[in-house]
The prediction has a mean pLDDT of 85. Large-subunit ribosomal RNA, domain IV from a Myxococcota bacterium, 352 nucleotides, folded computationally. The full RNA is in RNAcentral, with records from ENA. Rfam family: Bacterial large subunit ribosomal RNA. NCBI's taxonomy places the organism under Bacteria, Pseudomonadati, Myxococcota.
Context: one part of a larger RNA
RNA sequence: CCCUGGUUAAGGAACUAGGCAAAUUGACACCGUAACUUCGGGAUAAGGUGUGCCUCCAAGGUGAACCUGUACAAGGGAAGCCAGCGGAGGUCGCAGAGAAUAGGGGGUAGCGACUGUUUACCAAAAACACAGGACUGUGCAAAGUCGCCAAGACGACGUAUACGGUCUGACGCCUGCCCGGUGCUGGAAGGUUAAGAGGAGACGUUAGUCGCAAGACGAAGCUUUGAAUCGAAGCCCCAGUAAACGGCGGCCGUAACUAUAACGGUCCUAAGGUAGCGAAAUUCCUUGUCGGGUAAGUUCCGACCUGCACGAAUGGCGUAACGACUUCCCCGCUGUCUCAACCAGGGACUCA
Numbered sequence: 001c002c003c004u005g006g007u008u009a010a011g012g013a014a015c016u017a018g019g020c021a022a023a024u025u026g027a028c029a030c031c032g033u034a035a036c037u038u039c040g041g042g043a044u045a046a047g048g049u050g051u052g053c054c055u056c057c058a059a060g061g062u063g064a065a066c067c068u069g070u071a072c073a074a075g076g077g078a079a080g081c082c083a084g085c086g087g088a089g090g091u092c093g094c095a096g097a098g099a100a101u102a103g104g105g106g107g108u109a110g111c112g113a114c115u116g117u118u119u120a121c122c123a124a125a126a127a128c129a130c131a132g133g134a135c136u137g138u139g140c141a142a143a144g145u146c147g148c149c150a151a152g153a154c155g156a157c158g159u160a161u162a163c164g165g166u167c168u169g170a171c172g173c174c175u176g177c178c179c180g181g182u183g184c185u186g187g188a189a190g191g192u193u194a195a196g197a198g199g200a201g202a203c204g205u206u207a208g209u210c211g212c213a214a215g216a217c218g219a220a221g222c223u224u225u226g227a228a229u230c231g232a233a234g235c236c237c238c239a240g241u242a243a244a245c246g247g248c249g250g251c252c253g254u255a256a257c258u259a260u261a262a263c264g265g266u267c268c269u270a271a272g273g274u275a276g277c278g279a280a281a282u283u284c285c286u287u288g289u290c291g292g293g294u295a296a297g298u299u300c301c302g303a304c305c306u307g308c309a310c311g312a313a314u315g316g317c318g319u320a321a322c323g324a325c326u327u328c329c330c331c332g333c334u335g336u337c338u339c340a341a342c343c344a345g346g347g348a349c350u351c352a
Base pairs, nucleotide, nucleotide: 001347002346003345004344005343006342007341008340010338011337014336019333027051028050029049030048031047036041038170052091053090054089055088056087057086060082061081062080066076067075068074092096104331105330106329107328109326110325111323112322116128117127132168133167134166135165136164137163138162144154145153146152171318172317173316174315176248177247178246181245182244183241184240185239186238187237190236191235192234196230197229201225202224204222205221208217209216210215249267250266251265252264253263276310277307288304289303290302291301292300
């Protein structure tokens, strides 16, 4: 010097990113217990008091005798024994839950309702799940899934109060506008249109005809090719649908101080963000401005609204209870610190 423990004057978070770590608290009984609340809770809230031993009284228990008795039951019960509930008096120590094991507490805000689940070996959370809500598919040989386009199986020995998929996520109050785009559902008049059907026409070949010849023409058949026309779904098209994917404006002017604009004009759009919330887990400028708390506060709480870039089941706003979650404050407590000291054990170090 390091590690693990122990103690510490005065102060008591001044430490630090942060009370990390440590300390405080702790059992049982009694008294007492706020806001808020879904009336269950919150709550061991908070905050107090008591606790050993001895003697006495004694609730109570047991219960001989005895008494009652519908009399082998059951009940009562003044001896004796026990005495743990409770009370009184006394007594010892610094200290009586005498050692050990055994909640620190309160307030504010955010997120998630809750108990649960998770990154085996750096993340336990605000992430996942959840009960509840909604949409959607599925009529049973169900949809969906596994399987080699199989047999077969699951779904289910279930049957729409069922099963599958997707989103949201207790509860309370609610969930606005847009169907132009994409998707899905429905429609079928028209357009487009595959295989296929169809076979106009055309190339080749040549029996033959013509020609002195070279060659020309060339029926039927065969081969090859092939136009019009017919031809489903889909797409185009027409509707519906947003708790489907998603989206939810700009400029200019205007009121008798100023400022602002209930009001007006204009352009664009499918429609221009409603309620609620808002410098927020979202605010760049920003340590916004005002208020609170501090002597002093980039954090925190309450407001304001100028929302760079909140917003309604990619849910919005609240919310008791809950949380090894996150933020800020207070009380208590302490070697975290001012600032270090000592003790014990184990290392390191030196020597053997």